[in-house]
RNA sequence: AUCUUAUCGAGAGUGGCGGAGGGACAGGCCCGAUGAAGCCCGGCAACCGGUUCGCAGCAAUGCGGACGUCCGGUGCCAAUUCCUUCGGAGACGCGCGGCGUUCCGACAGAUGAGAU
Numbered sequence: 001a002u003c004u005u006a007u008c009g010a011g012a013g014u015g016g017c018g019g020a021g022g023g024a025c026a027g028g029c030c031c032g033a034u035g036a037a038g039c040c041c042g043g044c045a046a047c048c049g050g051u052u053c054g055c056a057g058c059a060a061u062g063c064g065g066a067c068g069u070c071c072g073g074u075g076c077c078a079a080u081u082c083c084u085u086c087g088g089a090g091a092c093g094c095g096c097g098g099c100g101u102u103c104c105g106a107c108a109g110a111u112g113a114g115a116u
Stems, first nucleotide, its partner, number of pairs: 001116008013041001015040003021031003026084003042077003047073003050067007081108001085106005091101004
């Protein structure tokens, strides 16, 4: 980098350094000197390892649950993935060849795990 797969409406600091930017891209709308990014500490969560329980199986193993208590690998810590695009479905509303709302799927993106 590409592919596969799972998840993406919850959660997380009145800390230290730092100094102007940040929210993927574009548009919007926001956050930011009452201090942005980044680094450190802290925290959240439970994807993988770990510990443990249950079920299936002759077994190998598979599926599901719990814990974070010691421990490890990531991830994450404004706003739904901040909002947006395309297709389909139903009902309701409206200023009715359309728009809004809801649901499903696709696209894009993020993160984990696996593979090349």